[in-house]
RNA sequence: CCAGACGGCCGGGCAGCCGCUGGCAUGGUGGUAACGCCAUGCUGGAGGAAAGUCCGGGCUCCAUGGAAACAGGGCGGCGGAUAAUGUCCGCCCGGCGCGAGCCGAGGGAAAGUGCCACAGAGAGCAGACCGCCAGCCGCUUGCGGCUGGUAAGGGUGAAAGGGUGGGGUAAGAGCCCACCGCGGGGGCGGUAACGUCCCUGGCAUGGUAAACCCCGCCCGGAGCAAGACCGAAUAGGGGGCACAUAUGGGCCGUUUCCAGCCCGUGCCCCGGGUGCGUCGCGUGAGGGUCCUGGCGACAGGGCUCCCAGAGGAAUGGUUGCCGAACCCGCUUUGCGGGGGAACAGAACCCGGCUUACAGGCCGUCUGGUCAG
Numbered sequence: 001c002c003a004g005a006c007g008g009c010c011g012g013g014c015a016g017c018c019g020c021u022g023g024c025a026u027g028g029u030g031g032u033a034a035c036g037c038c039a040u041g042c043u044g045g046a047g048g049a050a051a052g053u054c055c056g057g058g059c060u061c062c063a064u065g066g067a068a069a070c071a072g073g074g075c076g077g078c079g080g081a082u083a084a085u086g087u088c089c090g091c092c093c094g095g096c097g098c099g100a101g102c103c104g105a106g107g108g109a110a111a112g113u114g115c116c117a118c119a120g121a122g123a124g125c126a127g128a129c130c131g132c133c134a135g136c137c138g139c140u141u142g143c144g145g146c147u148g149g150u151a152a153g154g155g156u157g158a159a160a161g162g163g164u165g166g167g168g169u170a171a172g173a174g175c176c177c178a179c180c181g182c183g184g185g186g187g188c189g190g191u192a193a194c195g196u197c198c199c200u201g202g203c204a205u206g207g208u209a210a211a212c213c214c215c216g217c218c219c220g221g222a223g224c225a226a227g228a229c230c231g232a233a234u235a236g237g238g239g240g241c242a243c244a245u246a247u248g249g250g251c252c253g254u255u256u257c258c259a260g261c262c263c264g265u266g267c268c269c270c271g272g273g274u275g276c277g278u279c280g281c282g283u284g285a286g287g288g289u290c291c292u293g294g295c296g297a298c299a300g301g302g303c304u305c306c307c308a309g310a311g312g313a314a315u316g317g318u319u320g321c322c323g324a325a326c327c328c329g330c331u332u333u334g335c336g337g338g339g340g341a342a343c344a345g346a347a348c349c350c351g352g353c354u355u356a357c358a359g360g361c362c363g364u365c366u367g368g369u370c371a372g
Base pairs, nucleotide, nucleotide: 001368002367003366004365005364006363007362008361009360010359012322013321014320015319016318017317018316020045021044022043023042024041025040026039027038028037029036030035047343051354052353054352055351056350057349058348059223060222061221062220064259065258066257067256068255069254070253072219073218074217075216076215077091078090079089080088081087092106093104094103095102096101107214108213112212113211114208115207116206129154130153131150132149133148134147135146136145137144138143139142162180163179164178165177166176167175181203182201183200184199185198186197187196188195189194227279228278229277237270238269239268240267241266242265243264248263249262250261251260286305287304288303289302290301291300292299293298326338327337328336329335330334
């Protein structure tokens, strides 16, 4: 310098003027008050994805608590991180790449069931279409027919009942042998997944579980239109008192068991559904920085900061200067002119995943080339 891999960061800038919106302060004003309205000043005001709403939590309400079984849903190498996860970190195994690295829903197919299209002779009690071999027959003497053997070769297919090589044989075949693979047993290393070595079995086990199924683990439902306050009256509801009392019924996936609670009538009191309004609503698994521990995800500690909160929904407009991409021209490490910034807009919050994104910056590493 060229080609590439991984990780992190930014994603128009500055100033003036005019607006919108949250908070605070001051002044004015309405009201008995609660609390509003107006003006001025100061101050805060979108994102890395605010998105899809896919996963996991917080929070809120509903359900009396516990146990077991079943049903339904999800997850699946091993170890760790976390509030939790299907996320993340480290490692293992398999596949791809010369490599840095990337990808993998990565338990079980020698428990059972189902399925395996088309093609093909045959797709699961394997299978003779071509070929190969033996015997017999025929003749035109190197071909045809019949009977049998054969899974080495060809052909079909996503897949043809271990693979490669050698021996053996009429030709063949784990028929025999070596190595590889596979099953069983053991030693060593590792927390483990797993790796490695030794012995042994001629081999029995096609694929498919994001098909049923089996094994292990996890899981209550609904969601900020949650929910709460305010709120005249009726029904339903709650409480108190009195009387009554069941071998029954009810208590939120279903069933069973255990424990607990409730049930009817009368009187009195409380209380009330929606909308508007108000709250929920931003001090939080929070941001920055430093130290310590850890390979890392992350954890612990110190200091410091307060950083959107609207409700048809603010976060904008305009002017000036500067400006990347891109386009054109030239005297081409550059100069001049034009041009004027991608995807996208919070709606209870947080952690992830996925998807969209003009362009730029930084770091580590790999392969190649040249020079020293």
Model confidence (mean pLDDT): 75 of 100. Predicted 3D model of a 372-nucleotide RNA (Bacterial RNase P class A) from Henriciella sp. NCBI's taxonomy places the organism under Bacteria, Pseudomonadati, Alphaproteobacteria, Hyphomonadaceae, Henriciella. It matches the Rfam family "Bacterial RNase P class A". Rfam classes the family as a ribozyme. Of the family's consensus pairs, 96% are formed in the model.